SAM riboswitch aptamer (S box leader) from a marine eukaryotic metagenome, 115 nucleotides, folded computationally. It matches the Rfam family "SAM riboswitch aptamer (S box leader)". About the family: The SAM riboswitch is found upstream of a number of genes which code for proteins involved in methionine or cysteine biosynthesis in Gram-positive bacteria. Of the family's consensus pairs, 91% are formed in the model.

RNA sequence: UCUUAUCCAGACAGGCUGAGGGACCGGCCCAACGAAGCCUGGCAACCGGCUCGAGAGUCGAAAGUCUCGGCGCGGUGCUAACUCCGGCGUUCUAAAAAGAGGACGAGAGAUGAGG
Numbered sequence: 001u002c003u004u005a006u007c008c009a010g011a012c013a014g015g016c017u018g019a020g021g022g023a024c025c026g027g028c029c030c031a032a033c034g035a036a037g038c039c040u041g042g043c044a045a046c047c048g049g050c051u052c053g054a055g056a057g058u059c060g061a062a063a064g065u066c067u068c069g070g071c072g073c074g075g076u077g078c079u080a081a082c083u084c085c086g087g088c089g090u091u092c093u094a095a096a097a098a099g100a101g102g103a104c105g106a107g108a109g110a111u112g113a114g115g
Base pairs, nucleotide, nucleotide: 001115002114003113004112005111006110007109013040014039015038016037020030021029022028024087025086026085027084041079042078043077045076046075047074048073049071050070052069053068054067055066056065083108088105089104090103091102092101093100
């Protein structure tokens, strides 16, 4: 950099340290009652694993396969607020404009898996 799946669930604790952080822009927030970072703990989204469970399939069964789930074992990841909200488009509220709000989609971003 490309493809693809997901993004209204969950975790919010302790230690070291000490001023910023929430991608960008605008807003609105978080933060010395301790930000970011590192370690431990925690969570379980994706991939892998398993003498695990249920279902599909089969006339029936075993193995294998697929689907849903369990375990938290390995690799990533995550651990304020829906990706914190909006940004572009369509449409509705609704009637001319401005402005506002709702719904849907796109874009951007994040994470996994593959190239």